A computed fold for a 72-nucleotide RNA from Candidatus Uabimicrobium amorphum, annotated as transfer RNA. Rfam family: tRNA. It is annotated as a transfer RNA. It was read from a public genome assembly.
RNA sequence: GGGGGCGUAGCUCAGCGGGAGAGCACCUGCCUUGCACGCAGGGGGUCGCAAGUUCAAAUCUUGUCGCCUCCA
Numbered sequence: 001g002g003g004g005g006c007g008u009a010g011c012u013c014a015g016c017g018g019g020a021g022a023g024c025a026c027c028u029g030c031c032u033u034g035c036a037c038g039c040a041g042g043g044g045g046u047c048g049c050a051a052g053u054u055c056a057a058a059u060c061u062u063g064u065c066g067c068c069u070c071c072a
Base pairs, nucleotide, nucleotide: 001071002070003069004068005067006066007065010024011023012022013021018055026042027041028040029039030038048064049063050062051061052060
């Protein structure tokens, strides 16, 4: 330098045009002599960034940034 893949909650990830979600973690309450487990409720998101297409974009297209990998 070129090809491919991945960027979504604190962590690991799902979702691939029309509700932003799961598990774990965190907070509160219940339970317990207390802790853990368990139960109920809750907080937390510029969907890497910018532009384009569309009535509508996390999702499609282009550019760009970062990471991984292959080739040279």